[in-house]
Context: one part of a larger RNA
Molecule: small-subunit ribosomal RNA, central domain
Organism: uncultured bacterium
RNA sequence: CUGGGCGUAAAGCGCGCGUAGGCGGUUUGAUAAGCAGGAUGUGAAAGCCCUGGGCUUAACCUAGGAAUGGCAUUCUGAACUGUCUGACUGGAGUAUGGUAGAGGGUAGUGGAAUUUCCUGUGUAGCGGUGAAAUGCGUAGAUAUAGGAAGGAACACCAGUGGCGAAGGCGACUACCUGGACCAAUACUGACGCUGAGGUGCGAAAGCGUGGGGAGCAAACAGGAUUAGAUACCCUGGUAGUCCACGCUGUAAACGAUGUCAACUAGUCGUUGGGGAUCUUGAAUCCUUAGUGACGCAGCUAACGCACUAAGUUGACCGCCUGGGGAGUACGGCCGCAAGGUUAAAACUC
Numbered sequence: 001c002u003g004g005g006c007g008u009a010a011a012g013c014g015c016g017c018g019u020a021g022g023c024g025g026u027u028u029g030a031u032a033a034g035c036a037g038g039a040u041g042u043g044a045a046a047g048c049c050c051u052g053g054g055c056u057u058a059a060c061c062u063a064g065g066a067a068u069g070g071c072a073u074u075c076u077g078a079a080c081u082g083u084c085u086g087a088c089u090g091g092a093g094u095a096u097g098g099u100a101g102a103g104g105g106u107a108g109u110g111g112a113a114u115u116u117c118c119u120g121u122g123u124a125g126c127g128g129u130g131a132a133a134u135g136c137g138u139a140g141a142u143a144u145a146g147g148a149a150g151g152a153a154c155a156c157c158a159g160u161g162g163c164g165a166a167g168g169c170g171a172c173u174a175c176c177u178g179g180a181c182c183a184a185u186a187c188u189g190a191c192g193c194u195g196a197g198g199u200g201c202g203a204a205a206g207c208g209u210g211g212g213g214a215g216c217a218a219a220c221a222g223g224a225u226u227a228g229a230u231a232c233c234c235u236g237g238u239a240g241u242c243c244a245c246g247c248u249g250u251a252a253a254c255g256a257u258g259u260c261a262a263c264u265a266g267u268c269g270u271u272g273g274g275g276a277u278c279u280u281g282a283a284u285c286c287u288u289a290g291u292g293a294c295g296c297a298g299c300u301a302a303c304g305c306a307c308u309a310a311g312u313u314g315a316c317c318g319c320c321u322g323g324g325g326a327g328u329a330c331g332g333c334c335g336c337a338a339g340g341u342u343a344a345a346a347c348u349c
Stems, first nucleotide, its partner, number of pairs: 004320003007303002012317001014201004021194003025088003029084003033081002035077008049065006091191001092188004096183004103177007110154001115149007125136002162169002206247006215241002220236004258316006266294012278281001298305002322349003331342004
């Protein structure tokens, strides 16, 4: 390279947008680049291959033929691809009217609880554990009542419920704002799909500057446990967790399953919308977009998947090629750093 693969064996980029490129609905006419056929020229000779001939054979020599991936010119064809042209509505989109939603951002508000402080009542314990101790408490703790401060998170509702491309999103109100779905028409007329580079978003932890700091809590200290205990348990406790702005760019970033489209038995739930039926009900049926449980064909090494495919196909991208060495070294790029990304080899089994 060809091939074969990528849920769990190696392998789907964490997720979007999008450049080049690749691919692309129905139809009219044109063209003839690709494509198909013919002709001509060329494709040196030798060699290889085939059929003969000559040395007694062979090697060798020799004659003819074939072959020569092709290239160029020319003629013809027009189904398919391309290009140009005209049209179409099924893909895609726009308009109209509705609907649901923890989708995002900003500002404000609320109650429960923890903690601390103040005041009252009250007295000897509290706390903690397997058991204890460290710790707190007669300078009045714990408990209880009232008040105040401050930070963080929003019980019930809550649901294999909803929304979002993913990360993720959960008190309430207002404002700003993205997307989805449904119904019936009208409009645009292929405007589409994918996407190397590129670019944006991206949990937690971490970093920079400035705030904030209730609870929790790496590090750290003490008490236990133990042979030891740099742990598990307990008492404390600093970064951090929170906010603003900037950086980092990674996760079992998982459905371990790339995106888009088409086709392929059913059954039962559930969420949003629409329609029909009557026995108007907490009804039944149909349909559509999600989200679940089972299950046939088919697929699979098996497990399992099974209209939300891992089935049957097409388009495009990414990735894999024995284990270790190693996601490491070196170099490049990025970063304040931590490090990230790209990514080997020797050697070894």